RNAcentral holds the full RNA, with entries from ENA and SILVA. The part of an RNA shown here (small-subunit ribosomal RNA, 5' domain) has 523 nucleotides and comes from an uncultured marine bacterium.
[in-house]
Context: one part of a larger RNA
RNA sequence: GAACGAACGCUGGCGGCGUGCUUAGCACAUGCAAGUCGAACGAGAACGCUCCUUCGGGAGCAAGUAGAGUGGCGCACGGGUGAGUAACGCGUGGGUAAUCUACCCUUGGGUGGGGGAUAACGUUUCGAAAGGAACGCUAAUACCGCAUAAGUCGGAAACGAGAAAGGUGGGGAUCUUCGGACCUGCCGCCCUUGGAUGAGCCCGCGUACCCUUAGGUAGUUGGUGGGGUAAUGGCCCACCAAGCCGAAGAUGGUUAGCUGGUCUGAGAGGAUGAUCAGCCACACUGGGACUGAGACACGGCCCAGACUCCUACGGGAGGCAGCAGUGGGGAAUAUUGCGCAAUGGGCGAAAGCCUGACGCAGCAACGCCGCGUGUGUGAAGGAGGCCUUCGGGUCGUAAAGCACUGUUGAGUAGGAAGAGACGAUUACGGUUAAUACCCGUGGUCCCGACGGUACUACUUUAGAAAGCACCGGCUAACUCCGUGCCAGCAGCCGCGGCAAUACGGAGGGUGCAAGCGUUGUUC
Numbered sequence: 001g002a003a004c005g006a007a008c009g010c011u012g013g014c015g016g017c018g019u020g021c022u023u024a025g026c027a028c029a030u031g032c033a034a035g036u037c038g039a040a041c042g043a044g045a046a047c048g049c050u051c052c053u054u055c056g057g058g059a060g061c062a063a064g065u066a067g068a069g070u071g072g073c074g075c076a077c078g079g080g081u082g083a084g085u086a087a088c089g090c091g092u093g094g095g096u097a098a099u100c101u102a103c104c105c106u107u108g109g110g111u112g113g114g115g116g117a118u119a120a121c122g123u124u125u126c127g128a129a130a131g132g133a134a135c136g137c138u139a140a141u142a143c144c145g146c147a148u149a150a151g152u153c154g155g156a157a158a159c160g161a162g163a164a165a166g167g168u169g170g171g172g173a174u175c176u177u178c179g180g181a182c183c184u185g186c187c188g189c190c191c192u193u194g195g196a197u198g199a200g201c202c203c204g205c206g207u208a209c210c211c212u213u214a215g216g217u218a219g220u221u222g223g224u225g226g227g228g229u230a231a232u233g234g235c236c237c238a239c240c241a242a243g244c245c246g247a248a249g250a251u252g253g254u255u256a257g258c259u260g261g262u263c264u265g266a267g268a269g270g271a272u273g274a275u276c277a278g279c280c281a282c283a284c285u286g287g288g289a290c291u292g293a294g295a296c297a298c299g300g301c302c303c304a305g306a307c308u309c310c311u312a313c314g315g316g317a318g319g320c321a322g323c324a325g326u327g328g329g330g331a332a333u334a335u336u337g338c339g340c341a342a343u344g345g346g347c348g349a350a351a352g353c354c355u356g357a358c359g360c361a362g363c364a365a366c367g368c369c370g371c372g373u374g375u376g377u378g379a380a381g382g383a384g385g386c387c388u389u390c391g392g393g394u395c396g397u398a399a400a401g402c403a404c405u406g407u408u409g410a411g412u413a414g415g416a417a418g419a420g421a422c423g424a425u426u427a428c429g430g431u432u433a434a435u436a437c438c439c440g441u442g443g444u445c446c447c448g449a450c451g452g453u454a455c456u457a458c459u460u461u462a463g464a465a466a467g468c469a470c471c472g473g474c475u476a477a478c479u480c481c482g483u484g485c486c487a488g489c490a491g492c493c494g495c496g497g498c499a500a501u502a503c504g505g506a507g508g509g510u511g512c513a514a515g516c517g518u519u520g521u522u523c
Base pairs, nucleotide, nucleotide: 001523002522003521004520006519007518008517009516010515013371014370015369016368017367018366019364020363021329026327027326028325030324031323032322035073036072037071040070041069048061049060050059051058052057080282081281082280089207090206091205092204093203094202095201096200099199100198104195105194108191109190110189111188112146114144115143121136122135123134124133125132126131152161153160154159166187167186168185169184170183171182174181175180208254209253210252215245216244217243220242221241222240223239224238225237226236227235257279258278259277260276261272262271263270264269284305285304286303287302288301307318308317309316310315335361337360338359339358343357344355345354346353347352374404375403376402377401384395385394386393387392408464410459411458412457413456414455418450423445424444425443426442427441428440429439430438467512468511469510470509471508472493473492474491478507479506480505481504482503488495489494
């Protein structure tokens, strides 16, 4: 000098864009953060309103709605944190003839015919609760056989193995048990080809410090055979051999998430890894598997532990390193806000629903950038302060006064872009047996949290807006008073003991400026 996720002191007008628990991976009250589909399925309230009534009640609407249940997809994404990890964890370059991949795109083929259950529900019953038990009823795109098998898998071949599910819109003729069959459109389902995307595994090289850590290792190193996995492999197991690693640093210990980057520097390098992005690891602590295309799963399950809560003492419930917020720790770090309008994600045919992702707003000079606190004129160089050689000098065109302007701010009025779609309606084209339905293109209508915000115009008053540090040398800037080795200053040299430009105050000056200094850390 530059930098910072900074803190502290004094001060503080506005805006834009960013950033904001670096400490206790400490404990957490409360709310919200993952649902969705009735176009897979069976069932299905109540409040309320209307009518009737024998005043007990009943019927209709509400409504096939709400809320549950079965089933499907999602919950493995998104969001958080950095504890652990010195490692194929990360970075980089390869390999996989040793592999998997839901949804999506694509190739070819299929979607035939049957069966038995079970929740919800009803009845009974146990329990304080959490939650169960028994019996009975029922549906499906839930479950299970049978048939079929081009391509697929196993096999050298012969041969063998293994599938499926329907739903919905519209309809002229024909048939009909009036449900439909049938035709047609759309969405699905099963097998299969290739792709895309994502992931697993393996290898070369690189990746902190200590040798005042020198030897380490028995599933250890290799083989054969098996098991296991999507897949290679001591990954696991049986047997056999006795190997394997190490001063080019093994083993042990300490520290640490890694990278793109960031800061600094002319560079080489050094330091660092907040925000943003990629990868990894973790989810109260330790262990385990289940489901699934994918997890050994933050807001899933089981076991153990610590802690907290409820209890009728028999037994139960919980996990903010999601967003806010609380206590605690600390020098120190924000709102229990608004909205799904946009972007993105999940589900759905769609309308739509959900989304503390995200978009916004709030708080903080925490940072960067921009703007303002007026401009011109004005000498009787006013008053006043300070200094003075008492003549005057200086603050100083500074002020006042006069003229002008109107930024930010204040008031009034107008007022966006961010919106594209979907849907409704309508015209044309395609599909089709069809003028239905559906699809495509165009016109009109509808949708904004921010927000009456940005911005624009007009109006009034110079009205509301300057501080901080320093002035002995380094280092830009000097005098007076007070003090008297005291009180104090200080980054280094050093100042202060009666004339202190170095302490304290004042006037003046210098430097930066909505900031200025101090402290800490890095180069």

About this RNA: The coordinates come from a structure-prediction model, not an experiment, and the mean pLDDT is 84.